[in-house]
RNA sequence: CGAGUCGGCCGGGUGGUCGCGGCAGUCGUCGGCGAUGUCGAGCCGGAGGCUGUCGAGGAAGGUCGGGGCUCCACAGGGCAGGGUGCUGGCUAACGGCCAGUCGGGGUGACCCGCAGGACAGUGCAACAGAAAGCAGACCGCCGAUGGCCCGUCUCGACGGGCUCAGGCAAGGGUGAAACGGUGCGGUAAGAGCGCACCAGCGCUCGGGGUGACCCGGGCGGCUCGGCAAACCCCACCCGGAGCAAGGCCAAGCGUGGGACGGGCGGCCCGUCCGAUGUCCCCAGGUAGGCCGCGUAGAUGGAUGGCCACCCCCCGGCUUUGUCCGGGGACAGAACCCCGCCUACAGGCCGACUCGCCGC
Numbered sequence: 001c002g003a004g005u006c007g008g009c010c011g012g013g014u015g016g017u018c019g020c021g022g023c024a025g026u027c028g029u030c031g032g033c034g035a036u037g038u039c040g041a042g043c044c045g046g047a048g049g050c051u052g053u054c055g056a057g058g059a060a061g062g063u064c065g066g067g068g069c070u071c072c073a074c075a076g077g078g079c080a081g082g083g084u085g086c087u088g089g090c091u092a093a094c095g096g097c098c099a100g101u102c103g104g105g106g107u108g109a110c111c112c113g114c115a116g117g118a119c120a121g122u123g124c125a126a127c128a129g130a131a132a133g134c135a136g137a138c139c140g141c142c143g144a145u146g147g148c149c150c151g152u153c154u155c156g157a158c159g160g161g162c163u164c165a166g167g168c169a170a171g172g173g174u175g176a177a178a179c180g181g182u183g184c185g186g187u188a189a190g191a192g193c194g195c196a197c198c199a200g201c202g203c204u205c206g207g208g209g210u211g212a213c214c215c216g217g218g219c220g221g222c223u224c225g226g227c228a229a230a231c232c233c234c235a236c237c238c239g240g241a242g243c244a245a246g247g248c249c250a251a252g253c254g255u256g257g258g259a260c261g262g263g264c265g266g267c268c269c270g271u272c273c274g275a276u277g278u279c280c281c282c283a284g285g286u287a288g289g290c291c292g293c294g295u296a297g298a299u300g301g302a303u304g305g306c307c308a309c310c311c312c313c314c315g316g317c318u319u320u321g322u323c324c325g326g327g328g329a330c331a332g333a334a335c336c337c338c339g340c341c342u343a344c345a346g347g348c349c350g351a352c353u354c355g356c357c358g359c
Base pairs, nucleotide, nucleotide: 001355002354003353004352005351006350007349008348009347010346012310013309014308015307016306017305018304020055021054022053023052024051025050026049027048029046030045031044032043033042057330061341062340064339065338066337067336068335069242070241071240072239081238082237083236084235085234086100087099088098089097090096101115102113103112104111105110116233117232121231122230123227124226138172139171140168141167142166145165146164147162148161149160150159151158152157153156180198181197182196183195184194185193199223201220202219203218204217205216206215207214208213246291247290248289249288252286255283256282257281258280259278260277261273262272263271264270311328312327313326314325315324316323317321
């Protein structure tokens, strides 16, 4: 200098002016209440003016996970159903975060992983291919053994041929996957058939680690792998609905009950009848209001517009400038909180990696 990796942060600033919402103060005005003969001090409320003060985000978003809060349900245990799934820790909790293990990718910094169990059982594997889970033989190799043919001779052996029976799985070819790899021996040809080394699996011993797991030694048969985001098994967790949750106050009309009248009756209770009456009392619910609700906080839902200067980015030029023009994202709280995910113009800071050059 170039190319990258990871982490953190900002996401326009200042002034003027007009406007919006909450709260507090104040001003006049309107309405109601108001000891009462009258005026009326005062109190409550409505709309408004003025002053002060406060007023969106890193994601306020998606509403995906978890919790607080509220109401309903609930003795305990089990079944069904759903969720989570390497290890240790953090947390109120989580499918979150931190640190690690294992596997995969990258030259590297570093990144990615729905990462329990396939010797409990049931099941699945398209296409291609001879054969796909009890393996198998298209091309190929061989033809030792058996068969047929030819030759030789010392007549029952030797040599040659065919590749018919048969043997083989080294090589080719198919596939995501073909039942270990390399070498030597071996053989008719071959093959863990034998051996050496390596890989893998199982058992076992020693060491390290809280643990997932890692390191090393020995033995074994030589070697049946993949899918659980198929059913399933194992371990742990899970009641439902959500602020239109829910709680309080409470008109008018209507409803129900009581008191007041009469009968039964000595009286009370009770019951029946009547008037459908009352300046009477009580109850639940409705309209409506308030709370829930927050140092932004509504229920038509506020947090903004314009101007000037500055900042950043892009373009232009007869003028390279104290120039001209354009642009500055994603997005906007509605009960609150912890996370995750997604969107985002432009910019800043720190740590680290690789390549090239120079000293």
The prediction has a mean pLDDT of 76. Bacterial RNase P class A from an Acidimicrobiales bacterium, 359 nucleotides, folded computationally. It is recorded under the gene name rnpB. Lineage of the source: Bacteria > Bacillati > Actinomycetota > Acidimicrobiia > Acidimicrobiales.